[in-house]
RNA sequence: AGAGUUUGAUCCUGGCUCAGAAUGAACGCUGGCGGCGUGCCUAACACAUGCAAGUCGCACGAGAAAGCCUGUUUUCGGACGGGCGAGUAAAGUGGCGCACGGGUGAGUAACGCGUAGGCAACCUACCCCUGUGUUUGGGAUAACAGUGCGAAAGCGCUGCUAAUACCGGAUACGAUCCUUGAGCGGGAGCUUUUGGGUGAAAACCGGCCUCUCUAUAGAAGCUGGUGCACGGGGAUGGGCCUGCGUCCUAUCAGCUAGUUGGCAGGGUAACGGCCUACCAAGGCGACGACGGGUAGCUGGUCUGAGAGGAUGAUCAGCCACACUGGCACUGGAACACGGGCCAGACUCCUACGGGAGGCAGCAGUGAGGAAUUUUGCGCAAUGGCCGCAAGGCUGACGCAGCAACGCCGCGUGGGUGAAGAAGGCCUUCGGGUCGUAAAGCCCUGUCAGGUGGGAAGAAACCCACGGGGAUGAAUAGUCCCCGUGCUUGACGGUACCACCAGAGGAAGCACCGGCUAACUUCGUGCCAGCAGCCGCGGUAAUACGAAGGGUGCAAACGUUGCUCGGAAUUAUUGGGCGUAAAGCGCACGUAGGCGGCUUUUCAAGUCCCAUGUGAAAUCCCACGGCUUAACCGUGGAAGUGCAUGGGAAACUGGGAAGCUUGAGUACUUAAGAGGAUCGCGGAAUUCCCGGUGUAGAGGUGAAAUUCGUAGAUAUCGGGAGGAACACCAGUGGCGAAGGCGGCGAUCUGGGAAGAUACUGACGCUGAGGUGCGAAAGCGUGGGGAGCAAACAGGAUUAGAUACCCUGGUAGUCCACGCCGUAAACGAUGAGUGCUAGAUGCUGUGGGUAUUGACCCCCGCGGUGUCGCAGCCAACGCGUUAAGCACUCCGCCUGGGGAGUACGGCCGCAAGGCUAAAACUCAAAGGAAUUGACGGGGACCCGCACAAGCGGUGGAUGAUGUGGUUUAAUUCGAUGCAACGCGAAAAACCUUACCUACCCUUGACAUGCCUGGAAUCCUGCAGAGAUGUGGGAGUGCUCGAAAGAGAGCCAGGACACAGGUGCUGCAUGGCCGUCGUCAGCUCGUGCCGUGAGGUGUUGGGUUAAGUCCCGUAACGAGCGAAACCCCUGUGAUCAGUUGCCAGCGCGCGAGGGCGGGGACUCUGAUCAGACCGCCGGCGUCAAGCCGGAGGAAGGCGGGGACGACGUCAAGUCAUCAUGGCCCUUAUGCCCAGGGCUGCACACGUGCUACAAUGGGGCGGACAAAGCGUUGCCAGGCCGCGAGGCCGCGCCAAUCGCACAAAUCGCUCCUCAGUUCGGAUUGCGGGCUGCAACUCGCCCGCAUGAAGCCGGAAUCGCUAGUAAUCGCGGAUCAGCACUGCCGCGGUGAAUGUGUUCCUGAGCCUUGUACACACCGCCCGUCAAGCCACCAAAGCGGGGGGCAUCCGAAGUCGUCGGAGCCGCAAGGCAGGCGCCGAAGAUGAAACCCGUGAUGGGGACUAAGUCGUAACAAGGUAACC
Repeated sequence: AGAGUUUGAUCCUGGCUCAGAAUGAACGCUGGCGGCGUGCCUAACACAUGCAAGUCGCACGAGAAAGCCUGUUUUCGGACGGGCGAGUAAAGUGGCGCACGGGUGAGUAACGCGUAGGCAACCUACCCCUGUGUUUGGGAUAACAGUGCGAAAGCGCUGCUAAUACCGGAUACGAUCCUUGAGCGGGAGCUUUUGGGUGAAAACCGGCCUCUCUAUAGAAGCUGGUGCACGGGGAUGGGCCUGCGUCCUAUCAGCUAGUUGGCAGGGUAACGGCCUACCAAGGCGACGACGGGUAGCUGGUCUGAGAGGAUGAUCAGCCACACUGGCACUGGAACACGGGCCAGACUCCUACGGGAGGCAGCAGUGAGGAAUUUUGCGCAAUGGCCGCAAGGCUGACGCAGCAACGCCGCGUGGGUGAAGAAGGCCUUCGGGUCGUAAAGCCCUGUCAGGUGGGAAGAAACCCACGGGGAUGAAUAGUCCCCGUGCUUGACGGUACCACCAGAGGAAGCACCGGCUAACUUCGUGCCAGCAGCCGCGGUAAUACGAAGGGUGCAAACGUUGCUCGGAAUUAUUGGGCGUAAAGCGCACGUAGGCGGCUUUUCAAGUCCCAUGUGAAAUCCCACGGCUUAACCGUGGAAGUGCAUGGGAAACUGGGAAGCUUGAGUACUUAAGAGGAUCGCGGAAUUCCCGGUGUAGAGGUGAAAUUCGUAGAUAUCGGGAGGAACACCAGUGGCGAAGGCGGCGAUCUGGGAAGAUACUGACGCUGAGGUGCGAAAGCGUGGGGAGCAAACAGGAUUAGAUACCCUGGUAGUCCACGCCGUAAACGAUGAGUGCUAGAUGCUGUGGGUAUUGACCCCCGCGGUGUCGCAGCCAACGCGUUAAGCACUCCGCCUGGGGAGUACGGCCGCAAGGCUAAAACUCAAAGGAAUUGACGGGGACCCGCACAAGCGGUGGAUGAUGUGGUUUAAUUCGAUGCAACGCGAAAAACCUUACCUACCCUUGACAUGCCUGGAAUCCUGCAGAGAUGUGGGAGUGCUCGAAAGAGAGCCAGGACACAGGUGCUGCAUGGCCGUCGUCAGCUCGUGCCGUGAGGUGUUGGGUUAAGUCCCGUAACGAGCGAAACCCCUGUGAUCAGUUGCCAGCGCGCGAGGGCGGGGACUCUGAUCAGACCGCCGGCGUCAAGCCGGAGGAAGGCGGGGACGACGUCAAGUCAUCAUGGCCCUUAUGCCCAGGGCUGCACACGUGCUACAAUGGGGCGGACAAAGCGUUGCCAGGCCGCGAGGCCGCGCCAAUCGCACAAAUCGCUCCUCAGUUCGGAUUGCGGGCUGCAACUCGCCCGCAUGAAGCCGGAAUCGCUAGUAAUCGCGGAUCAGCACUGCCGCGGUGAAUGUGUUCCUGAGCCUUGUACACACCGCCCGUCAAGCCACCAAAGCGGGGGGCAUCCGAAGUCGUCGGAGCCGCAAGGCAGGCGCCGAAGAUGAAACCCGUGAUGGGGACUAAGUCGUAACAAGGUAACC
């Protein structure tokens, strides 16, 4: 410090998520030791039991017992005494303490807390200093005794008694009150003073005899100590007051009656409405009162770079509380945790009459909860209370126990050790890895264990002794100091130390797809599961589960919760608002904020210095102590704050005085749809009247509804009425915006320019507020021509509640009043200043020139376009800023839910303004890029259309497919690009399918063993496979022989074979298609933040990204072209099997023979064509057009050749191949069957429907192929298929082989025919082991459909279509009418691109990117979730009113009762207030609620098609 996630990719915006730190934690798994800390966050829920506050005999009275000793007595049981126990225990009076310490966080939004101050408005027990005093009397009362009541708790009565208990008297001080004067102070007041009044006390314990008196001791007294009283002061602790700070909510906007103030009084320690009466009517509030919610506050703690944010456990300060509510008493202090009274709830006891209790003290229990400990030891230390002291008490505290809850430290061993062991895992089978890891060898000894030793924490008090000092008359006593001695340890035999033994007892957890360090195998198969986000899992999962391995941390590790961080994601530091969320529709203006120049002054802000404070602890630094660390100690620093004092005066601010440039006023001028009112005008529509006139008009894509013979439309004249104002008219003008358009008048607002004069900062913005505010809408009343929601009809359509048409009402218009919203937009708040220009328009001023006009130049205001710098995510903005700055306001903080609900305000209503949450998603968005797409555009091409010719779709049959059937009808191919396709040959075989019968190392390969050569002939059973027999037969190489080896066969065991089984979505290879379309890219450079662009676009041109020109591009590659083959012309060479012109021979008249190379031909090498030449066009180009020449002319014709890529296209059944599956079967063999089944449907071809034809007869001309298991001449037989005999030919030699259409003659004459040939019957032929299922052919007979084919659709641009025949592969034969080739005859049409289809390029829009077969909206139906409303129902807190009214304070009465001599007090009565309670009417909050409502979500539901491309009616507000 960042990262992941929106996209095909990019930049930006923006949310979500992660990595860090932290925790009083909890949960899961695991767990060796120690130190130091920490430990009910929930029920302020209820509590058994024990303990947590007592102490003092030196304040006081009284005063046991057990036990021991002892006396008397005895019925030996005992009884009565004395002493010790002991002035002890227990209880009581009295004093001090119990208001501290300890707990908790309910309440509290408050002077509660924090901080800084104030009290001249106060108190302070115990403590310290100081002054004075401590006198004289009195009567009670508990204890106790007696007695009574009660179960108890407890209480009453009678009697006795003491005090440092209680009550008088005296005295006393400026203590206090009244009074008087003086001083001081700004004042409230303080100090002092005159006279008068009021108000004290308590004693106890020691010592002594100097003084007096009794007399060796005491009393008075003296003296000491402690205490007591009255003053003064201090210290400490508190009380009260004030400034500032202290959470959320405005969907809480008004609150307030003791309320605000005053006067008087009461009350308090004290000010005060704190309380009461009276008087006044105030007080608080947008700087947030009042209300609601939440919460103890702080030092600090966590986090963070900081600013901040969160938090308030442990420790410390303050506050509040003590079962709940109220109340007072005592006291220095309480309205009192372990005190009291009352009420309430709860629990317990009870003899039912009554009583008792309060763990939020320490332990502990139950309950609640995810969750939090021992009913421990000790007062040894520290501290507290009491006491003179000893000492007592102390769950404060010190320790121990439990808990990995946290932090810190240590250990679980170290070294060596390669045969890289065994074993696990993986493997390409070679190996790799766990891994020096282990074992083994050599060592060490922490912790734990055992044995032994063994601290510090303890200083004291007291007492004793010694010494010194103070007081004192004192060598007494008391007090102080020093020294010595003595005593005290819960923890704990702990820390620590030594020794013993021996690697011995001590490692887990999470993770390994990216973020994020760490990878393989198996299992699973959208299942099981994972998941923080993105996302994994549908048969090859590094993401699930397991294993091996690895990574990280380690006595822990993970998970969950919560907090901060990252998040600049609330932005002070440090964000934004044209299009991403975000400028109020516009203006005026209140509060507020901000504000020009000069001088002077003040010193509030600001700055500097000083002082005080900012508790301690914590954090930080230094040093130190525990072996280290955590932890602890000491010192320092810091504590950014507040207050006070002093100073500075630039800036801000306040005061004063001026200034003119901001602002404004006056004057002149011109412009303008600025506003309001009144009036006027013409054109047009409609209607009415009249004329002319006749059959239609109108309307549309086409129509119809509609109007019209009752006279429409059209046309002319006249009239009525309403609304709107053509041309001018313009990125022209005006206005704040909405908005404003004929002409004139009246009234009126604003702006601009110019020249002077005046005012003198008068300014800007503007929360609330007020006004204006399109259209639609509402109310009342008018008006109503046209237009026109709703509505009606007609069309369209699958439907059409729409688009189109015909009608048509509100409305549109006017007046008045509402509404208050718009995509109210420049999606851009207002104001000011500054920052290059260029060019229009508009208003106005000036200059030059001669007066004028035009032009030109300069300036101010407005309004446009382009553009530099700059800005921006980009688009774009750019002196009219979205630039650079300042001021003020408004607004935003992920999408949906939702501008919705609830509440409030406004409105007649419609509705508007304000404005959430639950829930849900991992995005939603902006701009730009590349594609793709468009019922967008431009250009261009192709048999794409058009123009033509011939077909298909109808018929028969053939063939393939779908479907169906079947035991099986094997499998694959499925829009174009499957369907006469794989298959260029299914009767068996093929064959993969079915049925049945068999085999199991197998039909086939390699290796091993045994035997045998192999092989051939043959019998029986069987459908065959197969089984079982018989016979013949011995080879090759080596070796002396035995034997061995190769090859083959048979048998055997095991490795293995085998699979047309699955996956073409795991693959290779091959291939189809877009498409022979002209495209697809790269290097460098340049542009852009980037995706990417440029190049490749543009102007021409081409079949072509072909070439030329231009050009931030310059080059290059793959494609195109060329190179290759065939064909068209010629030349050369060659001349058999081909050829025959000339020469010769010969006949059967055939190049047959000799011969020849001329020709044809064959086939090899060359030539030829390149826009080369001419003319024109064109940019002096590329190229195009025409011409000449030429066999051929503008790539001559045809072929081969197929860029980057697309379709997860096709093929695992050609082959190969990963993985999976089968293994006496999914393998293998075999027989039969099937692949040929047939109601149907489709594709592709054949033959036809006839006369351009059919039949018959005669006659002519090819090319390319094929042939020895073959082609077969010729002859004979047969009507024929064919058969028999048989020449030639391994083929330019022989054969297939007569080519056919064509041509000539002839018949048929328009018909289901002399067309057509299906189907069927009979008879034959051929192949083959075999033609039944299921072959082909021949002859005779039969003679079906069909008379040119609906919608629709296919091919073809020249030697093409059409038509005619010939050949070949496969093959025994054949389905072939298929396919692949060959030649013969041989057209028509189009030089066009509107449309259909496909493609290319440019551009445009896009919400598409799986890319339009895209995306996507709403209702309905189903499930589920949260929410709103709702008759009601239930609950809660608070306020108000009334009633009742406990305890208690206060007031009043208090004759009669009690106490007291009395004064007076008490009891008691009454009253005010008053908790709980009761009742009532409202408001608020929460829960629940039949039903209703919308919303979110949920692989494959229904209906439509709204939006995105002109989304097919542009969309939206």
Annotation
The prediction has a mean pLDDT of 86. Small-subunit ribosomal RNA from an uncultured bacterium, 1517 nucleotides, folded computationally. The RNAcentral record of the sequence draws on ENA.